[in-house]
Context: one part of a larger RNA
Parts: sequence; structure tokens; C1' cells
RNA sequence: GAGUAACGAGAGAGGUGUGAGAAACACCUCCGCCGAAUGCCUAAGGGUUCCUGAGUAAAGCUAUUCUGCUCAGGGUUAGUCGGGACCUAAGCCGAGGCCGCAAGGCGUAGGCGAUGGACAACUGGUUGAUAUUCCAGUACCACGUAGCCACCGUUUGACUGACGGGGGGACGGGGUAGGAUAAGGGAUCCCGGGCGAUGGUUGUCCCGGGGCAAGCGCGUAGGAGGUUCGGUUGGAAAAUCCGCCGAGCAAUACUCUGAGACGUUAUGCCGAGGCCGUAGGCCGUAAGUCCCCUAAGCCAUGCCUCCAAGAAAAGCCUCUAAGGAGGUGGCGCGUGCUCGUACCAAAACCGACACAGGUAGGCGGGUAGAGAAUACCAAGGCGAUC
Repeated sequence: GAGUAACGAGAGAGGUGUGAGAAACACCUCCGCCGAAUGCCUAAGGGUUCCUGAGUAAAGCUAUUCUGCUCAGGGUUAGUCGGGACCUAAGCCGAGGCCGCAAGGCGUAGGCGAUGGACAACUGGUUGAUAUUCCAGUACCACGUAGCCACCGUUUGACUGACGGGGGGACGGGGUAGGAUAAGGGAUCCCGGGCGAUGGUUGUCCCGGGGCAAGCGCGUAGGAGGUUCGGUUGGAAAAUCCGCCGAGCAAUACUCUGAGACGUUAUGCCGAGGCCGUAGGCCGUAAGUCCCCUAAGCCAUGCCUCCAAGAAAAGCCUCUAAGGAGGUGGCGCGUGCUCGUACCAAAACCGACACAGGUAGGCGGGUAGAGAAUACCAAGGCGAUC
């Protein structure tokens, strides 16, 4: 220079409280903002920032009794959620092997490797902080089994069943009628409350509410497939399986798949609210129906159509090979490992910062509207540290 520039998009006001001290902390009442977000859930990333108590030197663009700050204590509970004890993709590793002075490179068998496949739990309650994890209720899966029941079998073979064969898993783009649900809206119907400070308001009046999962049962709207018998050079052995050939029957039947509804679960839970009141705590009930609208989610990996013809492997089903004297099914009983789980989706991640930037996925209500635009609102969250 200079007590100058700046103090990083934005609405606050009043009262009460705490305190040495309050524009900024806590509570209350108004007002305002977001509302396809400035709400809620979660992947990555971060790593204790979460909760409680105490504190105010520094950090906080000012102050601070406050804090993502300091100190101390506490907090993350799983057979079913996500990963592993299952499978494979790109890619990577790689016994032998090939190549290379060496270091090493490539690669068979084999393995690792999710962003994919497979796979059994829902509703309510609870904490200061966790919950599909704890608790209550109701389920399901795998394995084991001394108990009970039924049935089958012991060479005329019950049952198990491949590291093998086959099927399936199994997949593209575009379009799409229908069914049904969630969400939503309405109600003169049901339940609870109200009856007017000013003319009227016992009325088709006003305000609020009108719920519930997995599982189990039933097997619907639909979708797909022909089926039986005989033969058989193929599927590296075998096959009753698959394929191929022939014959019969039928367009029905049968088989597979299949939302939702309905019943049950539920004589259960939830449920407007009420009471006391600093944070907050305590108690607790009624109705629980009908109609409309309607999803991009479900039926549906469906159906139609197009050409550029759109992963793999396992689980699964089946077939034998093989094993085989006890086994199968039901009930009951028992067992169920390991890692993650707090908190942050932006002041906690990436940007040197409490930075007007960036950051994948899901939910995403109302009125108007074609709409996730826009405007105003709900739930919820904020008023942006001078």
C1' cells in the first nucleotide's frame, strides 16, 4: 500500500432457554426455499467423519456456549442380504512343452478371474448409535439323524448315479394387442371428531382416516410343445436318452410354463388420536369397503417382424457306465462356517480449500400439462458461517 480489496450463488423475523459472553447454539411461533430434489435407498471411493458426554488454544474466511474440530467413552450382531466354501467371459497365471546368450517370451492340460449365470425370509417392533442381521410372529433351503409312520427291495436289483453322452441354461435390433398389479384419484358408503366471534351452516355440511408381507393352498388371463409304437449305419464305450427312418392316433386330449385374483397366514400386527411436557416420555382405539384411472415394473427370456443372425460354463433334467443291501418319502429332532454390515452420495468421494465444477444405478407423490418440461405444493429436507 491499507484497516483498502475480499469474506465463494441463496430470506429471514420475534419470543423463550442455556451461558461469563448469543445476529449465527437449543426450543417454539411466523415467513421463505427445494421438491426428477436441496427428498429417500444403494455401487465406487473415503475410513470412524457415526452416537453420547466434556471442551474452545488451533481448524471454521467474522463471533460461537456450536461443529465433519479437540479429548474421552460407546457403536457395525445374518443358514436366507452382498462376496467366498458354485460356474464361467474378456484378460491373466501356467505342470510338461516350444523359443531365447541371460533376463525372459509364448502357450497345452489345468487354474484364477464379475461387470454376467446359479442360489433358501418376510411383516411388525426396538436403540443415543445396528438391523431382511436383535426381538415377536410366520416361513423356506441344505445336510445329518439314534425316534415314529408308510412303501419298495436284497442278484428276478430297491436305491444312488458319473469328471462320460444328450437336453436345457442360451441370450440380437425394432414393434406390439391383451391381462393384471403397484402407485394414484374419488366416495352421497364406513369410522372418529366438529356445529361456527359476522346473515346462514344437523347438512348429499366441514376436517381427518378408511392398511398389511414372505410362505402355503388353488391353478386362472395367457404362452409353448404333437404324442405312441417299431427300427437304427450317428452322438469316440454303453444307453431305455438325443438324433435319424417308418407306422398308428389327433388338431381334441396330454405335458411344460404362467402373472394376478381368491383363500389362508391374521382371534395377529398396524391404525386418526389422547395425556404429561426442556431435549422428550407415556398410553392407545374405530372403520379398515366400493368405484375410477393406470404404469417404462409383472405375465414376458412371451408374441410379431427384420437382417448384419446376435457369450460361456455350472446349477438343473435325462441316459447309460458303475456302485449296490438296505433304501425312498413324510413327520419329529439336530446342525448351519467365513468376510462385509457404523457413517458420508457431497462440507466426509475426485478437484491443494467446509471449492457455484465432476460422480454409476434404483424410488421418484398431487394439481395443470404430451411429459421426468415448466409453475405451485406433499412426504421429507433446508434458510447456505460474517
Model confidence (mean pLDDT): 83 of 100. Large-subunit ribosomal RNA, domain III from a bacterium, 386 nucleotides, folded computationally. The RNAcentral record of the full RNA draws on ENA.